Predicted 3D model of a 493-nucleotide part of an RNA (small-subunit ribosomal RNA, 3' major domain) from an uncultured organism.
Model confidence (mean pLDDT): 81 of 100.
The full RNA is in RNAcentral, with records from ENA.
Rfam family: Bacterial small subunit ribosomal RNA.
Context: one part of a larger RNA
RNA sequence: UGACGGGGACCCGCACAAGCGGUGGAACAUGUGGUUUAAUUCGAUGAUACGCGAGGAACCUUACCAGGGCUUGACAUGUGCCAAGUAGGAUUUCUGAAAAGUUUUCCCACCUGUAUCCAAUCAGGAAGGUACACAGGUGCUGCAUGGUUGUCGUCAGCUCGUGCUGUGAAGUGUUCCGUUAAGUCGGGUAACGAGCGCAACCCUCGCCCUUAGUUGCAACCAUUUCUUUUAGAAAUAGGGCACUCUAAGGGGACUGCUUAUGUUAAAUAAGAGGAAGGUGAGGAUGACGUCAAAUCAGCAUGGUCCUUAUGUCCUGGGCUACACACGUGUUACAAUGGUAUGCACAAAGGGAUGCCAAGUCGUGAGAUGGAGCAAAUCCUUUAAAACAUACCUAAGUUCGGAUUGUAGGCUGCAGCUCGCCUACAUGAAGUUGGAAUCGCUAGUAAUGGUAUAUCAGCAACGAUACCGUGAAUACGUUUCCGGGUCUUGUACA
Numbered sequence: 001u002g003a004c005g006g007g008g009a010c011c012c013g014c015a016c017a018a019g020c021g022g023u024g025g026a027a028c029a030u031g032u033g034g035u036u037u038a039a040u041u042c043g044a045u046g047a048u049a050c051g052c053g054a055g056g057a058a059c060c061u062u063a064c065c066a067g068g069g070c071u072u073g074a075c076a077u078g079u080g081c082c083a084a085g086u087a088g089g090a091u092u093u094c095u096g097a098a099a100a101g102u103u104u105u106c107c108c109a110c111c112u113g114u115a116u117c118c119a120a121u122c123a124g125g126a127a128g129g130u131a132c133a134c135a136g137g138u139g140c141u142g143c144a145u146g147g148u149u150g151u152c153g154u155c156a157g158c159u160c161g162u163g164c165u166g167u168g169a170a171g172u173g174u175u176c177c178g179u180u181a182a183g184u185c186g187g188g189u190a191a192c193g194a195g196c197g198c199a200a201c202c203c204u205c206g207c208c209c210u211u212a213g214u215u216g217c218a219a220c221c222a223u224u225u226c227u228u229u230u231a232g233a234a235a236u237a238g239g240g241c242a243c244u245c246u247a248a249g250g251g252g253a254c255u256g257c258u259u260a261u262g263u264u265a266a267a268u269a270a271g272a273g274g275a276a277g278g279u280g281a282g283g284a285u286g287a288c289g290u291c292a293a294a295u296c297a298g299c300a301u302g303g304u305c306c307u308u309a310u311g312u313c314c315u316g317g318g319c320u321a322c323a324c325a326c327g328u329g330u331u332a333c334a335a336u337g338g339u340a341u342g343c344a345c346a347a348a349g350g351g352a353u354g355c356c357a358a359g360u361c362g363u364g365a366g367a368u369g370g371a372g373c374a375a376a377u378c379c380u381u382u383a384a385a386a387c388a389u390a391c392c393u394a395a396g397u398u399c400g401g402a403u404u405g406u407a408g409g410c411u412g413c414a415g416c417u418c419g420c421c422u423a424c425a426u427g428a429a430g431u432u433g434g435a436a437u438c439g440c441u442a443g444u445a446a447u448g449g450u451a452u453a454u455c456a457g458c459a460a461c462g463a464u465a466c467c468g469u470g471a472a473u474a475c476g477u478u479u480c481c482g483g484g485u486c487u488u489g490u491a492c493a
Base pairs, nucleotide, nucleotide: 001493002492003490004489005488007487008486009485010484011483012482013481015477016476019440020439021438022437023436026331027330028329029328030327031326032325033324034322035321042053043052064317065316066315067314068313069312070311073134077133078132079131080130081129082128088107089106090105094101095100110125111124112123113122136306137305139304140303141302145300146299147295148294149293150291152289157196158195159194160193161192162191163172164171165170176187177186178185202283203282204281205280207251208250209249210248211247212246213245216241217240220239221238222236223235224234225233226232227231254277257271258270259269260268261267333433337392338391339390340389341388342387349380350379351378354373355372359368360367361366399430404425405424406423407422408421409420410419446469447468448467449466450465451464452463
């Protein structure tokens, strides 16, 4: 100087407390361990692995296993030799699971030159064959590395120059008194300044103004139709841009104003005005460093190993196994509910090998159909909870839907291993969950639906976005956990 302490003081955080909802019990989905297996490919393992890499394993993917092939190779560059009915395209016989091998017929090249023009000649190239250099490796080492990422932590810290102090390691500044979300700011001060962080600058949302007006809007005018005819409703590729909206530019919030407290400071408390008030809300943004943290399987790369195989092609299987254990979720156990009927209101996305309307068929999944739309125009697109009415009446039920049977639909060469969906039938566990444990402070939790990426299809109950409905509680900091500052002890470095 650090690190550590079941030392001290102060401060902060959904850390506790106060609340709301879960997990732990059930079934299923998914990941992991274990076991099994020819193989169940590999990695990730306290917090910081376990719906993680994977934003989509039937084949492919695929790296694993079994079997069948190839050996200059599936892919690249170079050199030597061969090389025109050649390269290539189409077609055919046989073997085969395919890859591949074998074989028949037809068509038939390209570039440069000889060469002014043409050609299957000629010379060279390209493509092909052969030989050799080499290719190739998701083989190993993340403890050889780059790059990227997690975590402490969006915590308020981490440092430097000059000066000063100390023999020196170092200290000071950065400590102290107030204050702040903040090493934020003020005061004091052997320090004076500065840098990386904080904050601000960026994006979205909330208010206003200006500009613009189609595909958006519809107050007013006009026209048409209808009715309950002072008037109301509907329609119009008419006028219009007022309003909504869209999308570009501005304004607006700064403790600016008032009062009180405070050191006449920084600031704090209350108030006014205001759409918004003290960081307005959310996002992006992650200092010096820590964990030899993670990744050689995204990629790159040193070293090392394999080279008729640890490379490469194919068929089939496996990654989907199942006594069990754990994590993360979904659905429930019901009446704040279930069922049936009626009926209202979104946002944000996506669309050409695409989104797919009306109509028709089907109980339905879906089929048919073909209009429109490269999109504020058309489609996806009926949002669902909510609301209204009726039934159910406390029951393993009109709760719950696992499991299984039958019949179908869709994608796709192909649904047996191993897809999703529909109808009918079947109707399991489950009556609120032990010890323990998790999330959340406001448009949040809880709850309801919608969309997208990946994608032929789908294991999505996942992930990422979007909107609807919409709470309770916080006395406080004694304690648990984590962090910060100062201080103290130390047989630690």